[in-house]
The RNA shown here (c-di-GMP-I riboswitch aptamer) has 91 nucleotides and comes from a marine sediment metagenome.
RNA sequence: GCAAACUCACUGUGAGGUGGGGACGCAAAGCCACCGGCCUUUCGCCGAAGAUCUGCUCAAUUGGAUCGCGUGAAAGGCAGCGGGAUUGCCG
Numbered sequence: 001g002c003a004a005a006c007u008c009a010c011u012g013u014g015a016g017g018u019g020g021g022g023a024c025g026c027a028a029a030g031c032c033a034c035c036g037g038c039c040u041u042u043c044g045c046c047g048a049a050g051a052u053c054u055g056c057u058c059a060a061u062u063g064g065a066u067c068g069c070g071u072g073a074a075a076g077g078c079a080g081c082g083g084g085a086u087u088g089c090c091g
Base pairs, nucleotide, nucleotide: 001026002025006021007020008019009018010017011016024080030086032084034083035082036081037078038077039076040075041074042073043072044071045070047069050067051066052065053064054063055062
């Protein structure tokens, strides 16, 4: 010098962001989404049989819709997750 959690206000579908209060910590906890990673939203694919709802006709079969897990893509976010680029105080 910066400012975590928490809190108040505003903002965003959300992850989050901005400002005030507040300090857990940080020798780059300055800045930059280039790489990896994490998070959010949307769209799709695969799997499988389960659950719920609903129509047909009392029932069964059957049809439709929704849910959850894995995976792919697109858009967005995190710089206090790590790497990288860049600037930088005192000794």
Its mean pLDDT, the model's own confidence on a scale to 100, is 76.